[in-house]
């Protein structure tokens, strides 16, 4: 320095055709137990990486910037 793909809850990750966001874990609440675990119930947690643009309306599409893998070149 060229390409690809990725950037979304605390952690791993969905999320279709634009119509406004979810799951497992994980936490906290409550049931069950003589306790604890485990299962169960219920909740809480979000600047959708940043910054424009298009459009009534963007996590989605556009342009730019930042990072993170790999890949190729010197």
């Nucleotide at each position: 320095g060229c390409c690809a793909u990725c950037u979304u809850a605390g952690c791993u990750c969905a999320g279709u055709u634009g119509g406004a966001a979810g799951a497992g874990c994980g936490c906290g609440u409550g049931a069950c137990u003589u306790g604890u675990a485990a299962u169960c119930u219920c909740g809480a947690g979000g600047u959708c990486c940043c910054c424009g643009g298009u459009u009534c309306g963007a996590u989605u599409c556009c342009g730019g910037g930042a990072g993170a893998u790999g890949g190729c070149u010197c």
Molecule: transfer RNA
Organism: Spirochaetes bacterium ADurb.Bin110